[in-house]
RNA sequence: GGGGUGUUAGCGAAGUUGGUUAUCGCGCUGGCCUGUCACGCCGGAGAUCACGAGUUCGAGCCUCGUACAUCCCG
Repeated sequence: GGGGUGUUAGCGAAGUUGGUUAUCGCGCUGGCCUGUCACGCCGGAGAUCACGAGUUCGAGCCUCGUACAUCCCG
């Protein structure tokens, strides 16, 4: 330099044929329970869906560019 794959909450992931409230686990946090902690139960917060642009009535999803990570080729 060329090409493939990936980027979604603090961490790890799902997200179907583009469709209106973006989901799950761990973690964080409030309450209940307990003599206390843990476990368990009931809640809550936390996301510009890497960044920018385009297509569309509508984009996490499609297109283009950029950045980063990883793999392959030279």